A computed fold for a 75-nucleotide RNA from a Chthoniobacterales bacterium, annotated as transfer RNA. Its Rfam family is "tRNA". Rfam classes the family as a transfer RNA. The sequence was found in a public genome assembly.
């Protein structure tokens, strides 16, 4: 430099126009002779940035960042 995937909660990840969710950790109760093991509950997100489209965008478009992985030039 060119194609293309990916980017959502602390960690893995779903949702692909119509109330942002699950596991796992986090806290807080319960149970338990007693636990890091069980069950219950609560908090947690500018959905990578930026701008456009729409009654509405995490989803659709355009520009940029980061990341992986493939071509190409050069040496």
């Nucleotide at each position: 430099g060119c194609c293309g995937g990916u980017g959502u909660a602390g960690c893995a990840c779903a949702g692909c126009g119509g109330u942002a969710g699950u596991g796992c950790a986090a806290c807080c109760g319960a149970u338990u002779c007693g636990u890091a093991a069980u069950c219950g509950g609560u908090a947690g997100g500018u959905c990578g940035c930026g701008g456009g489209u729409u009654c509405a965008a995490a989803u659709c478009c355009c520009g940029c960042c980061a990341u992986c992985g493939g071509c190409u030039c050069c040496a």